[in-house]
RNAcentral holds the full RNA, with entries from ENA. Large-subunit ribosomal RNA, domain V from Candidatus Hodgkinia cicadicola, 584 nucleotides, folded computationally. Rfam family: Bacterial large subunit ribosomal RNA. The prediction has a mean pLDDT of 81. NCBI's taxonomy places the organism under Bacteria, Pseudomonadota, Alphaproteobacteria, Hyphomicrobiales, Candidatus Hodgkinia.

Context: one part of a larger RNA
RNA sequence: CCUGCGGCAAGACGGAAAGACCCCGUGCACCUUUACUGUAACCUUGUGUUGGCACCCCUGGGAGCUUGCGCAGUGUAGUCGGCAGGCGUCGAUCUUCGGUUUCGGCCGUCGGGGAGCCUACAAUGAAACACCGAUCUUGCUCCCCGACCUGUCUAACCGGAUGUGGACGCAAAACCCCUGGAACAGCGCAAGGUGGUCAGUUUGACUGGGGCGGUCGCCUCCCAAAACGUAACGGAGGCGUGCAAAGGUAAGCUCAAAGCGGUUUGAAACCGCUUGCAGAGCGCAAUGGCACAUGCUUGCUUGACUGCGAAGACUUACAAGUCGAGCAGAGACGAAAGUCGGCCAUAGUGACCCGAUGGUUCCGAAUGGAACGGCCAUCGAUCAACGAACAAAAGGUACGCCGGGGAUAACAGGCUAAUAGCUCCCGAGAGCACUCAUCGACGGAGCUGUUUGGCACCUCGAUGUCGACUCAUCGCAUCCUGGGACUGAAGAAGGCCCCAAGGGUAUGGCCGUUCGCCAUUUAAAGCGGUACGUGAGUUGGGUUCAGAACGUCGCAAGACAGUUCGGUCCCUAUCUGCCGCAGG
Numbered sequence: 001c002c003u004g005c006g007g008c009a010a011g012a013c014g015g016a017a018a019g020a021c022c023c024c025g026u027g028c029a030c031c032u033u034u035a036c037u038g039u040a041a042c043c044u045u046g047u048g049u050u051g052g053c054a055c056c057c058c059u060g061g062g063a064g065c066u067u068g069c070g071c072a073g074u075g076u077a078g079u080c081g082g083c084a085g086g087c088g089u090c091g092a093u094c095u096u097c098g099g100u101u102u103c104g105g106c107c108g109u110c111g112g113g114g115a116g117c118c119u120a121c122a123a124u125g126a127a128a129c130a131c132c133g134a135u136c137u138u139g140c141u142c143c144c145c146g147a148c149c150u151g152u153c154u155a156a157c158c159g160g161a162u163g164u165g166g167a168c169g170c171a172a173a174a175c176c177c178c179u180g181g182a183a184c185a186g187c188g189c190a191a192g193g194u195g196g197u198c199a200g201u202u203u204g205a206c207u208g209g210g211g212c213g214g215u216c217g218c219c220u221c222c223c224a225a226a227a228c229g230u231a232a233c234g235g236a237g238g239c240g241u242g243c244a245a246a247g248g249u250a251a252g253c254u255c256a257a258a259g260c261g262g263u264u265u266g267a268a269a270c271c272g273c274u275u276g277c278a279g280a281g282c283g284c285a286a287u288g289g290c291a292c293a294u295g296c297u298u299g300c301u302u303g304a305c306u307g308c309g310a311a312g313a314c315u316u317a318c319a320a321g322u323c324g325a326g327c328a329g330a331g332a333c334g335a336a337a338g339u340c341g342g343c344c345a346u347a348g349u350g351a352c353c354c355g356a357u358g359g360u361u362c363c364g365a366a367u368g369g370a371a372c373g374g375c376c377a378u379c380g381a382u383c384a385a386c387g388a389a390c391a392a393a394a395g396g397u398a399c400g401c402c403g404g405g406g407a408u409a410a411c412a413g414g415c416u417a418a419u420a421g422c423u424c425c426c427g428a429g430a431g432c433a434c435u436c437a438u439c440g441a442c443g444g445a446g447c448u449g450u451u452u453g454g455c456a457c458c459u460c461g462a463u464g465u466c467g468a469c470u471c472a473u474c475g476c477a478u479c480c481u482g483g484g485a486c487u488g489a490a491g492a493a494g495g496c497c498c499c500a501a502g503g504g505u506a507u508g509g510c511c512g513u514u515c516g517c518c519a520u521u522u523a524a525a526g527c528g529g530u531a532c533g534u535g536a537g538u539u540g541g542g543u544u545c546a547g548a549a550c551g552u553c554g555c556a557a558g559a560c561a562g563u564u565c566g567g568u569c570c571c572u573a574u575c576u577g578c579c580g581c582a583g584g
Stems, first nucleotide, its partner, number of pairs: 001584008010576003014571002022405004027401002029397004035201004041194009051153004060144006068136001078135005085118003094112002097108004157181004163177001165176002204216003213233001217239006240386001241283001242343002247301007255279001257275006281290002284348001286346003305329004312323003318387001331340003354380007362373001412459001413457001414455003418452001420448006429439002466541001467539003471533001472530005479504003482499003486495002506520005547565004551560003
């Protein structure tokens, strides 16, 4: 070196299971509820099945009677019409009692009584309850019909018991006979309400993982690299309007500020002079623009027009958005030329559908109309998740499932090194004096890759995660042992630094702990790397499934880097590697 055998498990990101964690899917399933929309069931009402009688009161109808008050006016004048007389021994005026009242009267009635009373006439918008007819309103009496309420009945309907009953046969069923309830209940139909009982669904996206937070459309500037355009959870701000003048036109004017002068008057009030390219103003953010005006003032006004083709351009995936000469009509201002289809410009916003209002020479289902529809004008959106899925929508899952992702998190690795650890530089100062025995502010330069992070590059068709046990191996920034320089080193014991990795480097108590605290030793009880070494070596106390409980949060389902009790750790070694043995 080759071959074989017996072993060990460090590696083959070993085997097993298209990761249960995490994210994604306009995936699924269950569960919850004050999510949305329905719904079983229940409640209520009406109606059918559903009938008889009585009573009551009410309403409706009919008959009779009755009630009716502004002021003026004998006085309580409902309205309209006819008529000039009507009522009265069948008992008028008056009187008793009762009711009512606007307190003046009206109505009814027992008894008395025994012949008159009312009207026409004057006043009033309207003339007689003198009489007759019709009618409204208030109330009373009677009759009829009907419903409600209540009661009752039995025959629908619902129930019960029982039998040598009807009924007899080998026997049974139905029906009747008996009895309780009863037009209720029950059932059918229709409607209103309640309704996680049940059902179908929804519950946005962006995002240096997701969640929480924030944001989502439009305008201005920077980023933006001198055309245009250009991203980020980059840096700054605004908008969701305003104005009948702050629009049009014609004419005129020049601002802010400062200096000087001027009664009250002062830093700032008003007047005058000078300087004054703009340091003002232009409704509001910013940017650009504007002084021969786009600023300020005044006069007159409504072009903040109608109909166009919208020629032609800018912008642009589309849809949108922007500018715009010109023609016709009727106008405003101006002497005219001319300007005027809102505002110095750039934000001040919302597609389609649906509905509404006005108009219309369109359409009009036999015809004439109408309805509907079309066309023109206008209106209804924080459809603000602002190119707007529906008219209509929240949550839980640790009981979970599927499809995917290392496009994306948690472990480990990688990159980085803010943070961390370590080393230097400067040397203010402390050190009795003295920067540097020792310590070293404020600052500065590095190294390491042990901390906390950032990034998301391999791995989600799986790279098992803390601690303990076992077994280690390496670095040196050395804890001990060894050698040395300095010392604020007398000696002893120290301090600090340099060299040095050969060897060594604790046992117990508490805690799952690493760590730490404590006790007692030791020469010393080092710091780190090795997938925070090591689970195909062990454990499984912690974390991190399913059970259960507490506190807290939530209406609830449930949830909690809160706590608590419990909780299946598989692999017979093919290759590499290592140990041992044998043969060649």